[in-house]
RNA sequence: UCCGGUUGAUCGCGCCGGAGGAUACUGCUAUCCGAGUUCGACUAAGACAUGCGAGUCGAGAGUCUUCGGGACUCGGCAAACUGCUCAGUAAUAUGUAGUUAACCUACCCUAUACUCAGGGAUAAUCUCGGGAAACUGAGGCUAAUACCUGAUGGGUUUUCUGUUCUGGAAUGAUAGAAAAUCGAAAGGUAACGGUAUAGGAUGGGACUACAUCUUAUCAGCCUGUUGGGGGUGUAACGGACCUCCAAAGCUAUAACGGGUACGGGCCAUGAGAGUGGAAGCCCGGAGAUGGAUUCUGAGACAUGAAUCCAGGUCCUACGGGACGCAGCAGUUACGAAAACUUCGCAAUGCUCUAACGAGCGACGAGGGAACUUGGAGUGUCCAUGCUUUGCAUGAACUUUUGUCCACUUCAAACAGGUGGGCGAAUAAGGGGUGGGUAAUACGAGUGCCAGCCGCCGCGGUAAUACUCGAGCCCCAAGUGGUAUCCGCUAUUAAUGGGUCUAAAGCGUCCGUAGCCGGUUUGAUAAGUCCUUAGUGAAAUCCUUUGGUAAACUGAAGGGCUUGCUAGGGAUACUAUCAGACUUGGGACUGGGAGAGGGUAGAGGUACUCCCGGGGGAGGGGUAAAAUCCUAUAAUCCUGGGGGGACCACCUGUGGCGAAGGCUUCUACCUAGAACAGGUUCGACGGUGAGGGACGAAACCUAGGGGAGCGAUCGGGAUUAGAUACCCCGGUAGUCCUAGGCGUAAACGAUGCCCGUUUGGUGUUGCUGACCUUUCGAGGGUCUGCAGUGCCGGAGUGAAGAUGUUAAACGGGCCACCUGGGGAGUACGUCCGCAAGGAUGAAACUUAAGCGAAUUGGCGGGGGAGCACACAAGGGGUGGAGGCUGCGGUUCAAUUGGAUCCAACGCCGGAAAUCUCACGGGAAUCGACAGCAGGAUGAAGGUCAGUCUAAAGGGCUUACCAGACAAGCUGAGAGGAGGUGCAUGGCCAUCGUCAGCUCGUACCGUGAGGCGUGCGGUUAAGUCCGUUAACGAGCGAGACCCGAAUCCUAUGUUGCUACCUGGCGACAGGGCACUCAUAGGAGACCGCUGGUGAUAAACCAGAGGAAGGCUCGGGCGACGGUAGGUCAGUAUGCCCUGAAUUUUCCCGGCUACACGCGGCCUACAAUGCAUGAGACAAUGGGAUGCAACUCCGAAAGGAGAAGCCAACCUCUUAACCUCAUGCCCAGUUCGGAUCGAGGGUUGUAACUCACCUUCGUGAAGAUGGAAUCCCUAGUAGACAAACGUCACUAUCGUUUGUCGAAUAUGUCCCCGCUCCUUGCACACACCGCCCGUCAAGCCAUCCGAGUGGAGUUUAAACGAGGUUCUUCCUUCUUGGAAGAGUCGAGUUUGGGUUCCGCGAGGGGGGCUAAGUCGCAACAAGGUAGCCGUACUGGAAGGUGCGGCUG
Repeated sequence: UCCGGUUGAUCGCGCCGGAGGAUACUGCUAUCCGAGUUCGACUAAGACAUGCGAGUCGAGAGUCUUCGGGACUCGGCAAACUGCUCAGUAAUAUGUAGUUAACCUACCCUAUACUCAGGGAUAAUCUCGGGAAACUGAGGCUAAUACCUGAUGGGUUUUCUGUUCUGGAAUGAUAGAAAAUCGAAAGGUAACGGUAUAGGAUGGGACUACAUCUUAUCAGCCUGUUGGGGGUGUAACGGACCUCCAAAGCUAUAACGGGUACGGGCCAUGAGAGUGGAAGCCCGGAGAUGGAUUCUGAGACAUGAAUCCAGGUCCUACGGGACGCAGCAGUUACGAAAACUUCGCAAUGCUCUAACGAGCGACGAGGGAACUUGGAGUGUCCAUGCUUUGCAUGAACUUUUGUCCACUUCAAACAGGUGGGCGAAUAAGGGGUGGGUAAUACGAGUGCCAGCCGCCGCGGUAAUACUCGAGCCCCAAGUGGUAUCCGCUAUUAAUGGGUCUAAAGCGUCCGUAGCCGGUUUGAUAAGUCCUUAGUGAAAUCCUUUGGUAAACUGAAGGGCUUGCUAGGGAUACUAUCAGACUUGGGACUGGGAGAGGGUAGAGGUACUCCCGGGGGAGGGGUAAAAUCCUAUAAUCCUGGGGGGACCACCUGUGGCGAAGGCUUCUACCUAGAACAGGUUCGACGGUGAGGGACGAAACCUAGGGGAGCGAUCGGGAUUAGAUACCCCGGUAGUCCUAGGCGUAAACGAUGCCCGUUUGGUGUUGCUGACCUUUCGAGGGUCUGCAGUGCCGGAGUGAAGAUGUUAAACGGGCCACCUGGGGAGUACGUCCGCAAGGAUGAAACUUAAGCGAAUUGGCGGGGGAGCACACAAGGGGUGGAGGCUGCGGUUCAAUUGGAUCCAACGCCGGAAAUCUCACGGGAAUCGACAGCAGGAUGAAGGUCAGUCUAAAGGGCUUACCAGACAAGCUGAGAGGAGGUGCAUGGCCAUCGUCAGCUCGUACCGUGAGGCGUGCGGUUAAGUCCGUUAACGAGCGAGACCCGAAUCCUAUGUUGCUACCUGGCGACAGGGCACUCAUAGGAGACCGCUGGUGAUAAACCAGAGGAAGGCUCGGGCGACGGUAGGUCAGUAUGCCCUGAAUUUUCCCGGCUACACGCGGCCUACAAUGCAUGAGACAAUGGGAUGCAACUCCGAAAGGAGAAGCCAACCUCUUAACCUCAUGCCCAGUUCGGAUCGAGGGUUGUAACUCACCUUCGUGAAGAUGGAAUCCCUAGUAGACAAACGUCACUAUCGUUUGUCGAAUAUGUCCCCGCUCCUUGCACACACCGCCCGUCAAGCCAUCCGAGUGGAGUUUAAACGAGGUUCUUCCUUCUUGGAAGAGUCGAGUUUGGGUUCCGCGAGGGGGGCUAAGUCGCAACAAGGUAGCCGUACUGGAAGGUGCGGCUG
């Protein structure tokens, strides 16, 4: 003094957790020494075996004697101390300060006086008894400092008299007299003792004031209670007790009751205030198994004394007895939890004693314990080596420590002290290592498993987070865990917090107690301040200092106990008393304003009902309908009548009221506020716990009333359903009277009162002044006061905001808050007719919950713009057959990938073998290292035989040749095996959409904003203007390529206007043209006009080959989609490794009930067939293209020139044109399918290729819902070339030929961009999220009852104690009877509090993937929410009133 955790990010409220210290228990580990007021307190104040813990005195006395003061006894003193514990106790306790004029005090000290004369017993002992024992009875002897009587001194009580003293006050002390009564102790000795009185000291008793935990879900308590007269009793006062009298006494300043608890000094923590604790040491109290009673004594109601009861244990001869460890040890029980049945009176103390001494589990000493605290150590140095801050090895040194020996010390030991020997020897762990929080991107294992984690979180195959190892970090003889307390926490706030929206202002006012209170004078001195004295024990704490340091201990000083008491002083403030004042407040007067309240009367329109008249088919209602009304006449028009509710316009951001609330007009009754006057009283005031009054709507009771509206309800729709939204009806209610209820988002979510603090602009009321006037209560301007709005400064605030009407700055008083949920619930109490209201918890659960604002995304929100998005058109797909791809199915296998746009003629993927990854069969392969083996010949090669479909692949055999070695273990090569969610690279897509950012400055606490907004404009964040922005970058554009026009240069293999030659083909000139290859020109809104802001730009025009981006390509921002690809290649990890490697053969990828996508051919006459004729461009070619000739009907075959190509060739383009036929048919359309014959490629054509000829001649007659493409050389139509390729094109890519229609708009559909708005979304609407039901677990409430404990009350019984009376008696410490009183305990009944169990019932909480819906968040698809009533599986729906969140 902070840090982690809510969020995509931010700030704030708020809590949870971490870091510090302390106490107890505990895990692992552990070398030594000292000190200490440590060690069965926490649970059982449970129970205790055994031993010890209180005796002493011979100089008081007697007896016995072993002659030792040894034993017993009488007697004296002590045993009321010390020690232990904390059950009870909330005041009979404690602390502090006092009182005792209401008291006592043995031993001790001081002073004075006295200490005389007598007497009778008794214990021990002796004798005889009883009893098991404990114990006890009878008789006899005897002494005293034991006991008794008298005297003297004296005391006590009563009465009377008197003086003095103390004091605040005599009831005190003191002197005298009288009466009654009590009445001393001598001894023994040289030391003491005793008695009386007075005083002191010490120790106590009693009383008073103040302080002293929690609970109001304890509000009334008490009958000896409160007081008085008189008594009893006591050391002493007193209702302490008794009798009589009176009826008092205490209490919101908390009585009475419940719970908890010994109190204090102190202890822990904290900066302190404080909070929590209270065991050890000290002081005080209380207790001694639970209770009661008493004796002795100075002192006890005592327990290591007695008696009794209860319960427990033990002994017993059954008759009767004994005991009380909360003393020291120890046992047992309880528990997480705590030591030896040790030594000694040597020290310190205590008791006794004249003293010596005796005794003491007090105390001292030791043992045990990781209890606390202090100190020390686990080596130093040198050399060498190594992956050199270090480790290992070796040598040397030192000896704190260890161990051994001797002497000393101590009551005895232990320990300690002194000296010596040996030897680095005898000595390091615990926790952590993702962040917080110091320390691993180390290895292995595991794979949302096992586990970790205080909190956040980690783990689903590359875990710095689990487990192990290594390294590292922290502390160290310790280190971690669990529980509790303080601190952190200003999260209980007096110091020192808050309440508009985060939790929190009572719905509003009146008012009691309390608290606070204007100006001034005087008095007092209670508070306050100063000073003096006393006290506040010691220990504890701090400083200095001695004991070697420290702990500890001694001394000195200070502080602490935060205080109390007494004396003296001060008088500013507060207070009290007395007096004065007027500004706070009240009263009075005046003229105005107002939906203020109550009662009575009157009016108005609409609505509805009834009656009359008119009229004649629909009306009503909705998004659309239907239920409904209507021929018994509706709706509609008109006349009349009845009824109840309401009060348009005026009306306003207006007015009034404490709030709720209040609106037609008139009258009456009544209340308040503002202004003005400055008349009057003279602080009379403010707030306000309890208390009282008022209090919307709904609802309740009783009686009326009932037009409209309208919960519930009935019906119609909608819907998957529709207990709703919409519609048709309609009950309670809404209205009135009299009561009740007492709640609302009763809100400004802002308590009331007073004062202070910059402004602007409206509006209402009143006063004053001025101007004007049609004189009206007219109009206007300005000022003041009071109210009510908006904007806004400082300030405040987390921000939003607020801002003289404060949420600013101050004062006074009240109410309320303290994480979320459980819950405004349960129980209790009060109120209510009920509904319900008020007060108001806990268990349990959880790391969040919430406020404001930011950036996105989204909306069945809004605005602007754009696109073949739609519209306007053209052509298709979807129907048929076929081709092809996919799904599905099948199969030995039908390998795998791609799945909305952005998979499906895609992986250039047209697979006969190969490809190839799949199925079946067969075969082959291990670099390198180690180990078996190997010159008695390994691996290999070549004949032959055999196995096999086949193969030197296996085996046999022969020969050649000469060194390796797959038989085993490791390790490799290889892998189209896995992971595209580990990756690179490449690609698709949003999207060729116009966006995405940066620097500096500025704004904001911050996330962020601004720039990038706005007005125009553009294809464009394109440009212009403006603005707290100014600039810049990536994109757009520019750029590059191609096509259009022209120019220049060069002309072969290109061209051929012209010339020459040749019959001609052609050749030679030629380069003008075409063309080719290069290089240039040209287009820029440049010019004109208009619109616009004179801008940017747009529209029109001129010129031009081309006009507004000239046309078409290439080029794809920041990023998103965990998009696609590990099967193109690359690549991490995993797997396989003699098989998932490699090779060969055959099969499969080509299957086929089906579904889908893309395409081809058609359905025909704008056509088909036959014949004839015309015009391209791009490309390819040596394993090639092939002219030409011949053969064949054709496919093709046999020869073969030329060409490495502007030269040769593929190469006849087709649609088209001309002519003829067909004549609307399943056809001379269409060509599927099938049969037969040929051809080509290739090792191979069955599965499974292509071509050709003849024959066959299917479906199909323009295609449902739906859907695709296209804006000009485009769509459409037509063919060609190339790629793949041995062969195979309905595919892909290019090329040319013919060649349209329509639009110049819009945002309706699908999308995109920008601005704005709402959000409870951020995995971002495929989001979030509510409730019932079903399942499991947990705690809780109610509950017929049942069991127990405490307490209280009444009655009965009642051990025992005590007082009085009477009688008896051996005259005593006796017995009996009666009366009164206290009384533990037992039993019964009642009340009250608490706890356990409890069939069943109620809600609540929690729990990855259950059911039903979809209530809320966007206008959440019916805006939401609050109160209330009814209702429904559920969220919910509807009515009435209210709020805007």